[in-house]
RNA sequence: CCAGGGGGCCGGGCAGCCGCGUGCGCGCAAGCGCUCGAGGAAAGUCCGGGCUCCACGAAGCAAGGGUGGCGGGUAACGCCCGCCUGGGGCAACCCAAGGGACAGUGCCACAGAGAGCAGACCGUCCCACCGUCCGCCCGCAAGGGCGCGGCGGGGGGAUAAGGGUGAAAGGGUGCGGUAAGAGCGCACCGGGGCUUCGGCAACGCGGCCCGCAUGGCAAACCCCACCCGGAGCAAGGCCGAAUAGGGAUCCCGCGCCUUCGCGAGAAGGCAGGGCGCUUCGCCCCAGAGGAUCCGGGUUGGCUGCUGGAGCCACGAAGCAAUUCGUGGCCUAGAUGAAUGGCUGCCGCCGCCGAUGCGGUCCGCUUUCGCGGAAACGGUCGGCGGCACAGAACCCGGCUUACAGGCCCCCUGGCACA
RNA sequence: GCCUGGGUAGCUCAGUGGUAGAGCAGACGACUGAAAAUCGUCGUGUCGGUGGUUCGACUCCGCCCCCGGGCA
Repeated sequence: CCAGGGGGCCGGGCAGCCGCGUGCGCGCAAGCGCUCGAGGAAAGUCCGGGCUCCACGAAGCAAGGGUGGCGGGUAACGCCCGCCUGGGGCAACCCAAGGGACAGUGCCACAGAGAGCAGACCGUCCCACCGUCCGCCCGCAAGGGCGCGGCGGGGGGAUAAGGGUGAAAGGGUGCGGUAAGAGCGCACCGGGGCUUCGGCAACGCGGCCCGCAUGGCAAACCCCACCCGGAGCAAGGCCGAAUAGGGAUCCCGCGCCUUCGCGAGAAGGCAGGGCGCUUCGCCCCAGAGGAUCCGGGUUGGCUGCUGGAGCCACGAAGCAAUUCGUGGCCUAGAUGAAUGGCUGCCGCCGCCGAUGCGGUCCGCUUUCGCGGAAACGGUCGGCGGCACAGAACCCGGCUUACAGGCCCCCUGGCACA
Repeated sequence: GCCUGGGUAGCUCAGUGGUAGAGCAGACGACUGAAAAUCGUCGUGUCGGUGGUUCGACUCCGCCCCCGGGCA
C1' cells in the first nucleotide's frame, strides 16, 4: 500500500436575534429574570423485570404456554460472557432453535423392482430342460449318442458388488475370497458399548470389546429436564361535572321498650337511615344501605410522574460478562402534546466554473530544462445539501432503520529497510 | 399509549406439509332476426415481503411491511 476480520464512538460546531415547554424567584396584574429541555435507536412492541390493580390458605398434580450443548453473570430473560461439539474460511474470525428417533403414534408425495420387521426390473452366476449350429463317434440309410462347445428360449434358484429411480436404497475404500457375490474374512477410516486418566460440566485423550440391518423428520404429535397466576399507567387513587339514577347477582339487615289484641298485627316512644351547616323541622323505619358486573351519561382537573437495578472518574476481584468499594454529579416531564426558526462564520459531502501548483502523458533536449495535453489531486470562487428518526410510567435486552465520519486491535498478500 | 384479528385470481372466500381451488366477474363458441337467460370451452396467481426448518412450505418458526377492531 492492497484485500479482509473484530470491537468501540460521533452523527454537525460556535455566536447573535426571535419563539416554545418545565421548575424557581419577583410582581396586584400584564409580565420580567434565572435554570433545564430527545435518542442510539426515543421505533417495532418481540422477550424479561420494577410498579399498580384483580384472583389466590400452603404445597403438589393436571391443563396451557415457553426454554433446550455445558458452566458462569444478572432483579430477570429467549439477553450477555467463557468454553465444548459440528460446519465454513489460507488466516484473523464467522455460523448453529445444538436434549431425545431401539417409550409410543404418525409422515416420507412423484419416480422407482423395492421407502421402513426392505427390495430381484436390467445385469451377474448356478442348475436341469427344450430348440438350433458346430465338432467327433456308431450306422448302407432314416436316425442315435457324446461335448469343462457356441447361440437362443422359457423355468427353478443364488446374489444388494454394477446399472437405473430418488432427497434418502440398510457404513466407505482397498485386498482376499466366491459359481457370481456379500463384513463372508482382513487393513485403514466411520459407528456402537464398556472403561483408565484429565475437566465442575458439555466433552477430550487413550485402552479393550462388537463386523456393526434397524434411515430421515420432534420449527409433527409426543417424551425428558427446567421456568411461568391474569391484566396493564387508557393500571390504580382523589375531586369535579353530568343524568332516567336503568337492569342483574350477592352481602349486611328487617332491632328494643310500653300498651291493646288469643294471634296475625296495630298505636306510641327509643335507636337507626335520608334531605338539611347546627338547633329545629320534614320523610322513611324495611327495599333504607353496601359491593361487583352490564347498560346509559360525562369526557375536565389533580395524582401515579420521574432520583434511578441512574451517570461519570479512580481503585480492587475476574480470561470475560459482571460485581464490590471510594469520590463526584442531577441529566426532559409535555397531555393535541414543548425541545424550533432565521442570519453570519467554520466543518463535511455533492455538483459547476476557473487555475498547469503537485503528479501523469506527449514532443524537443547529453543534462539542467523548455513547450504542449488532459482536470486525478491541490488551490480559489459559486450553488445545493448535512442521515435514520423524535420521549409519553420506568428500567435490562433483542430486532429493525441510519448520509457521512473517527479511533483501536488482528489476519493474509506485495514492496522496502 | 396498550391489547388484539387478518393479508390466497379483478371481487368474495376455501385450502394448515406432497401438482393451489370454488362462486361471481372476463374472453370465445352454441342457441336467437338481435339481445338476456342457459349450455360448453378457456385464461388468470411474486399465496404481503424476506430469511430459516424439511427431500419438499400457502401451511411450521423468526424478522419486517400493510390493513382492520377494541380499551379511559